Predicted 3D model of a 339-nucleotide RNA (Bacterial RNase P class A) from Neoactinobaculum massilliense. Model confidence (mean pLDDT): 77 of 100. It matches the Rfam family "Bacterial RNase P class A". The family's RNA type in Rfam is ribozyme. About the family: Ribonuclease P (RNase P) is a ubiquitous endoribonuclease, found in archaea, bacteria and eukarya as well as chloroplasts and mitochondria.
RNA sequence: GAGUUGGCCGGGCGGCCGCGAGGCUUCGGCUCCGAGGAACGUCCGGGCUCCACAGGGAACGGUGGUGGUUAACAGCCACCCGGGGUGACCCGCGGGAUAGCGCCACAGAAAUCAAACCGCCGCGCAAGCGGUAAGGGUGAAACGGCGGUGUAAGAGACCACCGCGUCUCGGGUGACCGAGGCGGCAGGGCAAGCCCCACCGGGAGCAAGGCCAAACAGUGCACGUUGAGGCGUCCCGCUGAGUGCACGGGUGGGCUGCUAGAGCCCGUCAGCAAUGAUGGGCGUAGAUGGAUGGUCGCCACCGCUUCGGCGGUACAGAACCCGGCGUAUAGGCCAACUC
Numbered sequence: 001g002a003g004u005u006g007g008c009c010g011g012g013c014g015g016c017c018g019c020g021a022g023g024c025u026u027c028g029g030c031u032c033c034g035a036g037g038a039a040c041g042u043c044c045g046g047g048c049u050c051c052a053c054a055g056g057g058a059a060c061g062g063u064g065g066u067g068g069u070u071a072a073c074a075g076c077c078a079c080c081c082g083g084g085g086u087g088a089c090c091c092g093c094g095g096g097a098u099a100g101c102g103c104c105a106c107a108g109a110a111a112u113c114a115a116a117c118c119g120c121c122g123c124g125c126a127a128g129c130g131g132u133a134a135g136g137g138u139g140a141a142a143c144g145g146c147g148g149u150g151u152a153a154g155a156g157a158c159c160a161c162c163g164c165g166u167c168u169c170g171g172g173u174g175a176c177c178g179a180g181g182c183g184g185c186a187g188g189g190c191a192a193g194c195c196c197c198a199c200c201g202g203g204a205g206c207a208a209g210g211c212c213a214a215a216c217a218g219u220g221c222a223c224g225u226u227g228a229g230g231c232g233u234c235c236c237g238c239u240g241a242g243u244g245c246a247c248g249g250g251u252g253g254g255c256u257g258c259u260a261g262a263g264c265c266c267g268u269c270a271g272c273a274a275u276g277a278u279g280g281g282c283g284u285a286g287a288u289g290g291a292u293g294g295u296c297g298c299c300a301c302c303g304c305u306u307c308g309g310c311g312g313u314a315c316a317g318a319a320c321c322c323g324g325c326g327u328a329u330a331g332g333c334c335a336a337c338u339c
């Protein structure tokens, strides 16, 4: 100098005014607290609530190397395999293509029971017939690659190496790796096409759900214990008396759920790590037309400057809670490593 990976901050202090929650109140007010690393997107997983303390099957959906981790996951950690990079390191939607079906555009003779456009070789005056798949051409992909033997020319026809398949031995918990023997070149690719295999998933969601208060008026039709309705796809199974439609009447208020939770910080121990165990400490956001803002002074940083000053400080913003993922982010800082 050029990079790779991981982490952190993301304006500070004070005055005045204002908004929302809690507490006190002599009702005048006082006191105290009040957004984020992503509160965002709502993509995945769980808690919680109701419906059967959620049961069997089908359908449907999801996941997909191995071993761990966790409440759980499509997350995370470690490793394996493949690919990229000189390297630190990065990327992988990474089960199965001899179970079956389907597809492979254009080009090309031919896209998979094989076939032969140019070419090569043999016969033939030629037309043509036969052999061949080395070489050329098309394509993302052409019934292994490369070198030799062989041949009229050629060809796994044969041989060595590589690839592939299979067996044995060794290492590893495993994915897998290494060595050796044998086979003989067959059945190219796509599963983010259907499908197959293994595993997972009951449904709906805080407008869940519970309680209180206020008001009111019923009527008609249809179905129903020979089972309505419910278990939010269907069947079984369970439950067991109302349900649907039309007309008419009333209300449209409050409380709860509601914030202490798989929480955060600093150590110790186990572990490569994710993570777990344990000791100590910390601590009021909870709105519901929905609060968290404005202004002034000083300082910090950035930009402009006529050196007097002026302007700006990203992305964004809670709504039951939590773990992840993804995306946005002005400017700045730190650490380790590579060339």
Base pairs, nucleotide, nucleotide: 001339002338003337004336005335006334007333008332009331011299012298013297014296015295016294017293019034020033022031023030024029036315040326041325043324044323045322046321047320048205049204050203051202055236056235057234058233060201061200062199063198064197065079066078067077068076069075080094081092082091083090084089095196096195100194101193102190103189104188117136118135119132120131121130122129123128144162145161147159148158149157163185164183165182166181167180168179169178170177171176209256210255211254212253218247219246220245221244222243223242229239230238231237263282264281265280266279267278268277269276270275300313301312302311303310304309